[in-house]
Source information:
Small-subunit ribosomal RNA from an uncultured prokaryote, 1437 nucleotides, folded computationally. The RNAcentral record of the sequence draws on ENA. The prediction has a mean pLDDT of 80. Rfam family: Bacterial small subunit ribosomal RNA.
RNA sequence: ACGAUGAACGCUAACGGCAGGCUUAACACAUGCAAGUCGAGGGGUAACGAUGGUUUCGGCCAGGCGACGACCGGCGCACGGGUGAGUAACGCGUAUGCAACCUACCUUUAACUGAGGCAUAGCUUGGAGAGAUCGGAAUUAAUACCUCAUAAUAUUUUUUAAUCACAUGAUUUUAAAAUUAAAGUUCUUUGGUUCGGUUAAAGAUGGGCAUGCGUGACAUUAGAUAGUUGGUAAGGUAACGGCUUACCAAGUCAACGAUGUCUAGGGGGUCUUAAAGGAUGAUCCCCCACACUGGUACUGAGACACGGACCAGACUCCUACGGGAGGCAGCAGUGAGGAAUAUUGGGCAAUGGACGCAAGUCUGACCCAGCCAUCCCGCGUGAAGGAUGACGGCUCUACGAGUUGUAAACUGCUUUUAUUAAGGAAUAAACCCUCCGACUGUUUAGAUACCUGACGGUACUGUACGAAUAAGCAUCGGCUAACUCCGUGCCAGCAGCCGCGGUAAUACGGAGGAUGCAAGCGUUAUCCGGAUUUAUUAGGUUUAAAGGGUGUGUAGGCGGAAUUUUAAGUCAGUGGUGAAAUCUCUCAGCUUAACUGAGAAACUGCCAUUGAUACUGUUAGUCUUGAGUAUAGUUGAGGUGGGCGGAAUGUGUCAUGUAGCGGUGAAAUGCAUAGAUAUGACACAGAACACCGAUUGCGUAGGCAGCUCACUAAACUAUCACUGACGCUGAGGCACGAAAGCGUGGGGAGCGAACAGGAUUAGAUACCCUGGUAGUCCACGCCGUAAACGAUGAUUACUCGUUGUGUGCGAUAUAAUGUACGCGACUGAGCGAAAGCAUUAAGUAAUCCACCUGGGGAGUACGUUGGCAACAAUGAAACUCAAAGGAAUUGACGGGGGCCCGCACAAGCGGAGGAACAUGUGGUUUAAUUCGAUGAUACGCGAGGAACCUUACCUGGGCUUAAAUGUAGAACGACGUACCGGGAAACUGGUAUUCCCUUCGGGGCGCACUACAAGGUGCUGCAUGGUUGUCGUCAGCUCGUGCCGUGAGGUGUCGGGUUAAGUCCCAUAACGAGCGCAACCCCUAUCACUAGUUGCCAGCGAGUAAUGUCGGGGACUCUAGUGAGACUGCCGGUGUAAACCGUGAGGAAGGUGGGGAUGACGUCAAAUCAGCACGGCCCUUAUGUCCAGGGCUACACACGUGUUACAAUGGUCGAUACAAAGGGCAGCUACCUGGUGACAGGAUGCUAAUCUCAAAAGUCGAUCUCAGUUCGGAUCGAAGUCUGCAAUUCGACUUCGUGAAGUUGGAUUCGCUAGUAAUCGUAUAUCAGCAAUGAUACGGUGAAUACGUUCCCGGGGUUGUACUCACCGCCCGUUCAGGCGAUUCUGCGCCGCAAUAUUCGCAGACAAUCCGGGAAGGGAAAUAUUUUUUUUUUUUU
Repeated sequence: ACGAUGAACGCUAACGGCAGGCUUAACACAUGCAAGUCGAGGGGUAACGAUGGUUUCGGCCAGGCGACGACCGGCGCACGGGUGAGUAACGCGUAUGCAACCUACCUUUAACUGAGGCAUAGCUUGGAGAGAUCGGAAUUAAUACCUCAUAAUAUUUUUUAAUCACAUGAUUUUAAAAUUAAAGUUCUUUGGUUCGGUUAAAGAUGGGCAUGCGUGACAUUAGAUAGUUGGUAAGGUAACGGCUUACCAAGUCAACGAUGUCUAGGGGGUCUUAAAGGAUGAUCCCCCACACUGGUACUGAGACACGGACCAGACUCCUACGGGAGGCAGCAGUGAGGAAUAUUGGGCAAUGGACGCAAGUCUGACCCAGCCAUCCCGCGUGAAGGAUGACGGCUCUACGAGUUGUAAACUGCUUUUAUUAAGGAAUAAACCCUCCGACUGUUUAGAUACCUGACGGUACUGUACGAAUAAGCAUCGGCUAACUCCGUGCCAGCAGCCGCGGUAAUACGGAGGAUGCAAGCGUUAUCCGGAUUUAUUAGGUUUAAAGGGUGUGUAGGCGGAAUUUUAAGUCAGUGGUGAAAUCUCUCAGCUUAACUGAGAAACUGCCAUUGAUACUGUUAGUCUUGAGUAUAGUUGAGGUGGGCGGAAUGUGUCAUGUAGCGGUGAAAUGCAUAGAUAUGACACAGAACACCGAUUGCGUAGGCAGCUCACUAAACUAUCACUGACGCUGAGGCACGAAAGCGUGGGGAGCGAACAGGAUUAGAUACCCUGGUAGUCCACGCCGUAAACGAUGAUUACUCGUUGUGUGCGAUAUAAUGUACGCGACUGAGCGAAAGCAUUAAGUAAUCCACCUGGGGAGUACGUUGGCAACAAUGAAACUCAAAGGAAUUGACGGGGGCCCGCACAAGCGGAGGAACAUGUGGUUUAAUUCGAUGAUACGCGAGGAACCUUACCUGGGCUUAAAUGUAGAACGACGUACCGGGAAACUGGUAUUCCCUUCGGGGCGCACUACAAGGUGCUGCAUGGUUGUCGUCAGCUCGUGCCGUGAGGUGUCGGGUUAAGUCCCAUAACGAGCGCAACCCCUAUCACUAGUUGCCAGCGAGUAAUGUCGGGGACUCUAGUGAGACUGCCGGUGUAAACCGUGAGGAAGGUGGGGAUGACGUCAAAUCAGCACGGCCCUUAUGUCCAGGGCUACACACGUGUUACAAUGGUCGAUACAAAGGGCAGCUACCUGGUGACAGGAUGCUAAUCUCAAAAGUCGAUCUCAGUUCGGAUCGAAGUCUGCAAUUCGACUUCGUGAAGUUGGAUUCGCUAGUAAUCGUAUAUCAGCAAUGAUACGGUGAAUACGUUCCCGGGGUUGUACUCACCGCCCGUUCAGGCGAUUCUGCGCCGCAAUAUUCGCAGACAAUCCGGGAAGGGAAAUAUUUUUUUUUUUUU
C1' cells in the first nucleotide's frame, strides 16, 4: 500500500433520493412546550355563548340550557421519551425450575348487585402573611368513607378417602365450624338497554425469585470471613431464604485464583478476516441502572416514582430578612468545554398511547419540514463531424520538429438537468353520522352514502428556449499508475519507509505535460488486515531471545497386553429453544440504485430424549514384555572416618667453607664478614601426593587421584526364580550444590588478594622483581551463586555403515569376528539459516516440565521473601534507537604464524644532511611578485632558454572590435607612400600624391563605417575526452561450459615439485580459453656473403720536408644490407617428469648473453579546462584587445635537487697520446695578423664518411710539502669583449686585483651487483645572447662486495576480526563547553493550623470490669502473717 468510521481539518462544490448528526463537562441552565382526561360519578357555576325576563338602556336577574375554571371522586401519571454516572454483579446472555409467588385494565365462565349511616372539600364568612401559603367558624353531595344482610369451588381450623410424585409434598375428594362483597349511571316505548360495581374460577399479558454454564486486567493483591457458614424457633415478605432477631455448633470460600485494587453498562449486532480470531457496543431492537448529590418511605395492581412527597448537602433565584422557590441525562434553545455535532419550525392528516358511552381533548411519542457533501446511492456538466494538425504555451538535435491536440474555431444534432406557460396526485380507511339490518322493540356483526391531508400546489406530467445553467482535488524517485524544463544550491524545503537537497535535483518551489479519483479529493486520528510478529488452526529454545546447577518427590498431566461392566467423554437420530431487525439467497415496490417489503435459509449455541460402544474414562477378575525383587559374580580416583609413607619445601642446631648470593630484557629493593648462598648430618612443621596417567575410570550434578583398614552407596553381567503396571514426568516443597565470602575455635610449610618497597613508563594505583596480611588447611554452622557448558531438560520406541577403547558373559579349533552396558573418532540418509548434528541426534514420533517474543534502559528501581552481612530470589516502567544479533562470503588489516621474492636488509663503494654558490619550493614582502604541480607518485617539475617580446601579473595611457572569414546596407576611390605636428609608445591630427574593366547602366578590387556572427591563459580535472604518474615489468587479472553451495560465492587459479615468471611438470570436478609472462621488433657482442665512396691501404708503382697525396686495389679496418649462430641441442649426475647441478666439451657468446622498446584487470574522484578539444556557468566601452614602464630575478628565514671544495691518489707549469656520438650557410670556420685574453681584422674549405667545431682524465718531466696553504674559490673593485633597438632593475665572457666560508660534516638518509659504481671530458636541443652547475645523449679510465634472510620496507598463498570510506578503520570512559534537570542543605518574606493522641474544664448518661463497705455460705492451691521442727549460710565469741 487495503477495508472501515457518529469523525475532524485543508482546497473545491450542479442536483436529487435515503440515512445520520455533543464520542468532550452524568457541566450549569433563561424562555416555551413535553400528562392528562371524564359533567353518562358528585356538589355546583368563576369565564364564554344561546334563550327568557327586567331595565332608569349604564346594566341587572335566571345553573333552567350549551358548556365548564377551581373542588370532591374515578382511571392514568410505574407507559412513552432521555442518559450510561454507577455496577466485574445472577447485572447481562443462554438453558432450566417455582410442589416458594403476584398480576389493574382485557377475555371466558358462574353467582350477586338488598338495607342504612357519619363526615369532608368546594361554596359562604371573617382572619394571618411581602408572598408562597396557612389555620378558624358555619353549611353540603357522591361510583368518597362506614355499618348491617346474603354468600361460596374464597380464607382459617379440624377431618375422610383416593391417585400421583421431584426431597420438603401436590392434585382431587368427604364432613363440620368460623370470617368476609357491592354503586350507581345513560337512554327508554318502563319490558328493558348501555357503561359500570362485587365474589369466585380459568386464560392472556406483565412481573418477582432461585439455579447450571458463559461473561475484564493485575499474584510486585495469598490468605479472606463473626450474620460470617449451618441448625432450631420466632418475626417479616406476594413469595423462598441470615432477609431480621434469639440460642446452639464452628464452620464457609480459596492456587480450577478467594480477598483486594484498577477498568467497564451487558446482549442482538458492527468493522475486519480465507477461517480461527482481533477490535468494538453510535443510530435500530431487548435487558439493566440512573434522573442535581445522598438517604427515606407514602400512595398504588404495579414505584421506593425523570416533569410526586419528606429529610440532609452543594448550587441558583425571590425576599419586606421573618421566610420561601427550583432541578432539560424529555423537544427546541443558551452558556461553558472542545478538533467537532443541527430549528427556541409545522401537524395530530397517518401509526401508537391516556381518559371518555361517544363527539372529542391531550400527546416535542410520532408524522413531516429546516440546517450540514457527515455516510451510502443515482444523475448531469453534452454529442457527431472537423487538420494547413491554427494562434498561444512548453520542449528539443532549433531557418525546423515534437507536444498540448480533434482539443479549439467552424458545421449540422440532442435537451437529461436548470429556467419558463399550464395541469396535478396516491398515502384515507375507519370513527361519527344517514339509511338498511335476525323475531316485535332496541342493539351487535355486516352493508350503504357523506366527511377528514400537516407534508404541499410537493412528487409527477408536460410547453417554450437554447450547448445554453454546472469540475475539482491529489499525485508523478522506488514501493505505486504517471517526465521534462526553469529557479534554488545541505539553503529554502520535502518525507508513510528507504531517503532527496552541498551548481546539470524526474524527490524542494514554479511551469508545461501526464496519471488517479471525481462533486468530491487529500491529510490527520482510531480499529482490523497483511503479522505464522503470542503460533487452537499455526512458532520456537547448540551458536540468533530462550533448557531450571543437580536430584528426590506432592498435587496435576500422561500411561503396557487380552477380556468384562457401564455409558461420563465421543458419535448418530428426534424434540424444544436459539425474539424481531441485521447477514445470505430468491422475489417484489419506489423510472434505476441506495432504501424498503415478503418468503426461504441461517443463527455453527444450549437443554431434553432415544440409540451406538470402536477409542478414552469407570467396574471386575486375569497376564508378563514395562518396573521392581531374589541368587551368584564383576568393576571403579564413588562417599565417610581412622592409621601409615616417601620425595620436595621451609625453619632450627651443629659442621665444612668464603665473598658474595638472589633476581631480571637489563637492574634495583632484599639477604650476607654478627659468616649468607653452597655442601653434609640430625630434628621439627604444615600442605600436596611425581612416575603410573590415557579422547581411561567412577559419581545425579558440584566433583573424585600416595598406601592401607573399617563402614557404606551404586552400576553392570548371568540365571529367568518371585511380585504383577507397582510406570513416566513433575508446578509448589525438600535435599545436595565449585570457588570466593561470613561466624566460632584451631592450624599456618609453601603460595598469596590487600599492603610496602624496587623497577618499567609521559604517568604505571598494572604487567616484572623482593617481601607480605587475610585466605588457602581442619572441625562445626551459614551463603546458594559460576562460561554450575555438551552453552544441547527428563523418559520411551524406531532408523545405513566403518573403526578404536573400558568392564563383564560366552566360545576358544567340532570354535569364531558374538552379546550387554559404557567412553571416543569418522561418514551416509534425514535435519539445519549455515556452521554443523548424525543410534551418546540437533533425525522420525509420543508424554510431561522449564523457558523465549527487537536493542538499550536493566537483571536496574520499587515492593516482598530469604540471609549475620556480602548479597540472593522474584522483577517493571518512563524514556530512547532503527536497529541490535547469528552463521557464512569477498577483501583489507594484525607490534598473528609458516613459505618465497626484490639493492629490502646485510656485505661493500660513493654521496646527501655541515660550508659557499646555482636552481626549484614554502613563507614573508610587494602595486604585481601571473598560474599550475604538494608523502611515496610536488620541489634543476610544466619551462628543451622570463633584459623587450614571451607574459597569462601590476601601474598608467588608448580602442570597441586587434587578427581571420562571410553576408547585407550605404559612402568613398583608393590601399599605400612621403612629409609635418602632439605623444613614452600605442594612437591621433594635418598636407601632398592616387586603381582596373566597361556594353557607360554598372562591375571587380581595396579601405574605413553600420548590423550580425566574435573574443576570454575567466570558473569547474569533483561534469568530460585525450594524455600521463604510481603500485609495477610486480605475476597477476578474468571468461565460457561443467560441478559444488538456498545464496553471497567457490572450483578452475588449490596441493607436491620447479621457475625470473599463474614458467613448466605431476596430481586433481574440472575441461578449455583470453589479457598479462616469455617469444616475435631495435641496438650491441662473432662470422659469412654482397657492395667499395667521401671511408681503408696488405701487396705493386709514383711523389713529398711530411701526410692514402696520386695511379691502383677489396685483402684488412670500416660503412650498411642480407644471412648464420645459442636450442639445456650434446655429455655425466640427481629426479617419475618439469627441471636442477657440473669452472664439463665445443663455442665469439651458455642457460633470459648485455641493453632498449613493450606496462594486464584495476587502485589513488591521483595530475592536467594554462598544450589541445569539450558540457555547463560567468564577462561583453570588459574578465576582450593594443601600448610604454615595472614585475615573474624581492629576502629575516625553512626545505629539496645540484655544482665547487675542504686537498698530496692533490694543486700549478711545460711537453705529449688515444674516442664515440652529434652540429654546421643570417652557419661551422682551417690558416694568417693584432690583442695577456675574451675577441677583432683578413682569408680558404665545406650544403658535409670529403671541410670544420674538436677532447679530458692519462703519460713524461718540473715545482709546491701539510699550512686556511701555490688548497678553495665566493664576494667585491677596476678595466674590457661579444650579442642585441636596448645589458640600470636583469646577460654571458675576459684580464688584473681582492681572497668569505670551508680542515670530510649530528640525528638521520640516498644511489649502485659489472663495463655497473666511481671518475674524466665531448656533443646536442632550446637559443640574437645567456644566468646550463640543468636535461638528453656519447665515449675514455675502471673497482669493491653479497656470510645470509633474524630484523626494517614493499610484494605473492593460511588464521583472527565488532574493519568493508576497509587500522589514517572502528570504538570506550573521564573532563570541559552548551542544553534539559532533580533530590538534599539553608536565609528571608508570606499563607495556614488539618488529622490523631494525650491532658484539663463544663454538662449529662451507663455500670460490664474495677474500687470501697456489708450479709450468708465455702476454701486452704498461691501469697502474707504467726508458731513449731529440720537444714544451710553469715556474723560475733